[in-house]
Predicted 3D model of a 72-nucleotide RNA (transfer RNA) from Amphidinium carterae. Its Rfam family is "tRNA". By type it is a transfer RNA. Model confidence (mean pLDDT): 83 of 100.

RNA sequence: GGGCAUGUGGUGUAGUGGUAUCACACCUGCUCAGCAUGCGGGAGGCCCUGGGCUCAAGCCCCAGCAUGUCCA
Repeated sequence: GGGCAUGUGGUGUAGUGGUAUCACACCUGCUCAGCAUGCGGGAGGCCCUGGGCUCAAGCCCCAGCAUGUCCA
């Protein structure tokens, strides 16, 4: 320098155009003599950045950034 892949709550993830899923963690109530477990409830992301297509974009297109990987 070039090719490819990935980028979504604190962490790990799902999501093939219609206002984002689950788990863990966190807060809270119940349970217990207490702790753990278990059960219920809650907060937390508008999806890496900018632009475009569309009635509508996490999803399609363009440019860029970051990380990983391969080639030179």